[in-house]
């Protein structure tokens, strides 16, 4: 100096004027108003995704169903959060990521492609063996055939030539048979080493071995089982063994642990009005109904007492709390303990704003509504600390 990694912090500043919510003091013509003072959004107040407190309702206990969590050990009120580790993956590295129990209990699924996708499977190409047929080459045999040559018998007209038949020799790229080798086709068989398909092809690499091959044999590696050692544990390391067991459980399922429901419009209290309910008392012993009459029953009046409900009344819940900051102690750490100190919005149609001036790097995402602990998401720009990998200079 460039590119990064991890952690932490800030999120326009200052002043003035006016206004708003809450608290408090004083005053007054005391249902309230005025004046003064103090205080008044965030790192995420957000999403409402987890876990709790608090409140009401329900509830013997256990089981089933359903839901959640899922490496280990800690932290915590609790958690799906945090810390420290283990294993796996990525990065040269600082470092980052992982719903990471069980696939040797069972069932299901594995698209397309491919011969074959889980069965002690699968033969498409290739490789190898055997048989048959054909072709070619070499060699051997058989003589046949052809050509040439030789000599002779015979025939054809008495002789010659020619021609025909026979004999011998040489040659032949002719014929048949056999052996070997190569090739092609068909059939039977072996082979999972190679090719091809696929995300995945029944351990990987190498040497030996074999007709070709194959854990068929061996060495190393991966994995499995046993054993020994280390660790609280996840797990790690050594040795031995038989040579091998696909993937998928954010598919059913199995295992372990956890789990009542609703939510501050929860809920509690206060007091009127109105309309019901229950009980008691009084009263001309009245009126009405039970389609006629009597008995009987029911309803209707006044007074007192009791209890519950309703309403966008009021008060509480409501903000001092698993609280913030500083120091000390314990712990690698999350965190815990002790001491000191501080009070830091609390509305209920819902305040937290507007304007002006100056300055700067010209200002992002966004706003409480019962409260905490987390997670996730959004965010202009800036600052600090530690670390990594390059390049340059001394």
């Nucleotide at each position: 100096u460039g590119a990064g990694c991890a952690g932490g912090c800030c999120g326009g500043a200052u002043g003035g004027u006016c206004g708003c919510g809450g608290g408090u003091g004083c005053g007054c013509c005391u249902u309230g108003c005025g004046c003064g003072c103090c205080u008044g959004a965030g790192g995420a107040a957000a999403g409402u995704c987890c876990g709790a407190g608090c409140u009401c309702c329900a509830g013997a206990g256990g089981g089933c169903a359903g839901g959640g969590u899922g490496c280990u050990g800690g932290g915590u009120a609790a958690c799906a959060c945090c810390c420290a580790g283990u294993g796996g993956g990525g990065g040269c590295g600082a470092c980052c990521c992982c719903a990471a129990g069980g696939a040797a209990a069972g069932u299901g699924c594995c698209a397309c492609a491919g011969a074959a996708a889980u069965g002690c499977a699968g033969a498409c190409c290739g490789c190898c063996c055997c048989g048959c047929a054909c072709u070619c080459a070499a060699c051997c045999c058989a003589u046949g055939c052809g050509u040439u040559g030789a000599a002779g018998c015979g025939g054809u007209u008495g002789c010659c030539a020619g021609c025909c038949u026979c004999u011998c020799a040489a040659c032949g790229a002719c014929u048949g048979g056999g052996u070997u080798g190569a090739g092609u086709g068909c059939g039977g068989g072996g082979u999972a080493a190679g090719g091809a398909u696929g995300g995945a092809a029944c351990g990987g690499u190498g040497c030996g071995g074999u007709a070709a091959g194959a854990g068929c044999g061996c060495a190393c590696c991966a994995g499995c089982g046993g054993u020994c050692g280390g660790g609280u544990g996840a797990c790690c390391g050594g040795c031995c063994g038989g040579c091998u067991a696909g993937g998928u459980a954010a598919a059913c399922c199995c295992c372990a642990c956890c789990c009542g429901g609703a939510g501050c419009a929860a809920g509690a209290c206060c007091g009127a009005a109105u309309a019901g309910g229950g009980g008691g008392g009084c009263g001309a012993u009245g009126g009405a109904g039970c389609g006629g009459c009597c008995c009987g029953c029911u309803c209707c009046g006044c007074c007192c007492c009791c209890g519950g409900g309703u309403u966008a009344g009021g008060u509480c819940g409501c903000u001092a709390g698993a609280g913030g900051c500083g120091c000390c102690u314990g712990g690698c750490g999350a965190c815990a303990g002790g001491c000191g100190u501080c009070c830091c919005a609390g509305a209920u149609a819902g305040a937290u704003g507007a304007c002006c001036a100056u300055c700067c790097u010209c200002g992002a995402c966004a706003g409480a509504a019962c409260u905490c602990g987390g997670c996730u998401u959004a965010c202009a720009g800036g600052c600090c600390u530690g670390c990594u990998c390059g390049c340059c200079c001394g």

The RNA shown here (Bacterial RNase P class A) has 394 nucleotides and comes from a Bacillota bacterium. Taxonomically the source falls in Bacillota (Bacteria, Bacillati). A source record names the gene rnpB. Its Rfam family is "Bacterial RNase P class A". The family's RNA type in Rfam is ribozyme. The coordinates come from a structure-prediction model, not an experiment, and the mean pLDDT is 76.